A computed fold for a 73-nucleotide RNA from a Patescibacteria group bacterium, annotated as transfer RNA.

RNA sequence: GCCAGCGUAGCUCAGUUGGUAGAGCAGCGGUUUUGUAAACCGCGGGUCGUGGGUCCGAGUCCCUCCGCUGGCU
Numbered sequence: 001g002c003c004a005g006c007g008u009a010g011c012u013c014a015g016u017u018g019g020u021a022g023a024g025c026a027g028c029g030g031u032u033u034u035g036u037a038a039a040c041c042g043c044g045g046g047u048c049g050u051g052g053g054u055c056c057g058a059g060u061c062c063c064u065c066c067g068c069u070g071g072c073u
Base pairs, nucleotide, nucleotide: 001072002071003070004069005068006067007066010025011024012023013022019056027043028042029041030040031039049065051063052062053061
């Protein structure tokens, strides 16, 4: 330099054919316990890597750039 994949909550990841984003763990609060842990109940947390475009509507499609991983030379 070229090619491919990935980027979504603090972490690991879903999100099908475009229709206003979820789970588990973690965190916080509560019940329980002499107390901690565990268990159970509840709560909060995301301008979906950046900037554009298409569309009535974009996490999803297109382009650009950034980052990570792998391959080729």

Its Rfam family is "tRNA". About the family: Transfer RNA (tRNA) molecules are approximately 80 nucleotides in length.